[in-house]
RNA sequence: ACUCCGAAAAGGUAAACUUACCGAAAGGUAAGGGCACAAAGCCACGGGUCUACGGUUGGAAGACUAUGACAGCCGGGCUGCCGAA
Numbered sequence: 001a002c003u004c005c006g007a008a009a010a011g012g013u014a015a016a017c018u019u020a021c022c023g024a025a026a027g028g029u030a031a032g033g034g035c036a037c038a039a040a041g042c043c044a045c046g047g048g049u050c051u052a053c054g055g056u057u058g059g060a061a062g063a064c065u066a067u068g069a070c071a072g073c074c075g076g077g078c079u080g081c082c083g084a085a
Stems, first nucleotide, its partner, number of pairs: 005083002012037002017032006035072001041078003045075003048070003054065004
């Protein structure tokens, strides 16, 4: 120095829930909050999940559909703080 690894210290992120705003919804952003997290930093590439405005279908009810979303579902890629065993 690098790879694995995760003790310590410093610092970091922030689930549920609440409020406001955006969105058709899923969901997102901000503030409070703190369940957890060593990549809980970033990327929808593979799988998966959620939603269905619009569209297709239908007599209706409904069904189907991602171009929408989730990185804190699992893989993969890129980047990164500290340094005991």
Molecule: c-di-GMP-I riboswitch aptamer
Organism: Bacillota bacterium